[in-house]
Molecule: Bacterial RNase P class A
Organism: Nitrosomonadales bacterium
RNA sequence: GAAGCUGGCUAGACAGUCGCUGCGCGCCUCGUGCGCGGAGAGGAAAGUCCGGGCUCCGCAGAGCAGGAUGCCGGUUAACGACCGGACGCCGUGAGGCGAUGGAAAGUGCCACAGAAAAUACACCGCCGAUGGCCGCGCAAGCGGAUCAGGCAAGGUUGAAAUGGCGAGGUAAGAGCUCACCGCGCUGGUGGCAACAUCAGCGGCAGGGUAAACCCCAUCCGGAGCAAGAUCAAAUAGGCUGACCAUGACGUUGCUCGCGUCGUCAGCGGGUAGAUUGCUUGAGCGUAAGGUAACGAAACGCCUAGAGGAAUGACUGUCCACGACAGAACCCGGCUUAUCGGCCAGCUUCACUU
Numbered sequence: 001g002a003a004g005c006u007g008g009c010u011a012g013a014c015a016g017u018c019g020c021u022g023c024g025c026g027c028c029u030c031g032u033g034c035g036c037g038g039a040g041a042g043g044a045a046a047g048u049c050c051g052g053g054c055u056c057c058g059c060a061g062a063g064c065a066g067g068a069u070g071c072c073g074g075u076u077a078a079c080g081a082c083c084g085g086a087c088g089c090c091g092u093g094a095g096g097c098g099a100u101g102g103a104a105a106g107u108g109c110c111a112c113a114g115a116a117a118a119u120a121c122a123c124c125g126c127c128g129a130u131g132g133c134c135g136c137g138c139a140a141g142c143g144g145a146u147c148a149g150g151c152a153a154g155g156u157u158g159a160a161a162u163g164g165c166g167a168g169g170u171a172a173g174a175g176c177u178c179a180c181c182g183c184g185c186u187g188g189u190g191g192c193a194a195c196a197u198c199a200g201c202g203g204c205a206g207g208g209u210a211a212a213c214c215c216c217a218u219c220c221g222g223a224g225c226a227a228g229a230u231c232a233a234a235u236a237g238g239c240u241g242a243c244c245a246u247g248a249c250g251u252u253g254c255u256c257g258c259g260u261c262g263u264c265a266g267c268g269g270g271u272a273g274a275u276u277g278c279u280u281g282a283g284c285g286u287a288a289g290g291u292a293a294c295g296a297a298a299c300g301c302c303u304a305g306a307g308g309a310a311u312g313a314c315u316g317u318c319c320a321c322g323a324c325a326g327a328a329c330c331c332g333g334c335u336u337a338u339c340g341g342c343c344a345g346c347u348u349c350a351c352u353u
C1' cells in the first nucleotide's frame, strides 16, 4: 500500500416561520378554548416464523392420536434462540456452514448404465494343476487346443461393485497368510461430557439412505386485545326443525373420568354509544463475577399511546447528497430488505528498512 474476516455505533445536521398528538400545571366565555412546561416511530417498527407475559374457557385429570426438537455443557421467564466446546465439510488464513441420536429391531428405496446393486446365476477375461481329447514317444514324459471344472485378482459401467494398499503364496486367484490402515469387542489415560488418544484380541457382519416409514430420548391444553371487563340502548323472553337423561353440551380429534341441565341449525325482528384493557416493564444504565452468552446487591433514570389513526409544510446554510422504510397489548429471538459514515481487533499478499 492492496485485498479480506469478525464485532460495535450511527441512519442527514443546524437555524427560522407556521402547524399536529398525549401528559402535567394554571386561567376561562366551560367551547374541537387559551397560556406555560416537557415528551412524541425502527434497526429492522417489516414477515407473523418460534417462545412467553397477560385475558378467557375447561374440576384444569389420565391415555391414545398428533406435533416439535435431536452431539455435549451452559445462559434464559421460555424457546426450535444465544454462548462455549466436540466432530464433519469449505477456505492459504482470519473465519464460515452443519436437518449432528439409532442402519446389529423391522420394512422400503438405490433410476439409467453395467455381468451384477442381495438369493448377488459373469460381458471382456485369467487358469486348465486334477479327470477327459489330440499329436510325438516302447515307456517315463513332452507339446497343443480347450471340454468338464476353478477364479472374481485385472478391465468395462456407475454416486457406490463385497474392505484398501503392499508383500508372500497359487495352475490362475482369493484375508488364503503376513505387516499397516479400516471395522468390531475389551480395557488404560485426559476431559463434567460430546470426544480424543494408547494398548490388546479378532480375519471380520457387502454398502448407502431415516428433511423414507420406523425405533429411542425430551417437551407440548385451547383460543386470542376483533382476548376480556364495565356502563348505556333495544325488542318479537318470536316461528320452524333435529337430538332429548340409554341424551345433549362443556375452546384441536378420539376414549375414560369429571361437571352442567338443556343444546344445535334455519327464518324473521330490534339495538349497537361510551369508558377501560393502553403503557412502570421478565424495563434501561452502571455493576461484583464469568472465556462468553449473561449477570446478584446497591444507586440512578422514565423513554409514544393514536382510535380511519398524531411529528407535516416552507425558507436558508452545511455535507457523508440521505437507502430500506411508520408503533396499534407488551416483551425475548429468528428471517428478510437496505444508501452511506465511523470505530476496534484479526488474516493474507507485495514492497522497503
Base pairs, nucleotide, nucleotide: 001349002348003347004346005345006344007343008342009341010340012318013317014316015315016314017313018312020040021039023037024036025035026034027033042324046335047334049333050332051331052330053329054224055223056222057221061256062255063254064253066220067219068218069217070216071085072084073083074082075081086100087098088097089096090095101215102214106213107212108209109208110207123155124154125151126150127149130148131147133144134143135142136141163181164180166178167177168176182204183202184201185200186199187198188197189196190195228276229275230274231273238267239266240265241264242263243262247261248260249259250258283301284300285299286298289294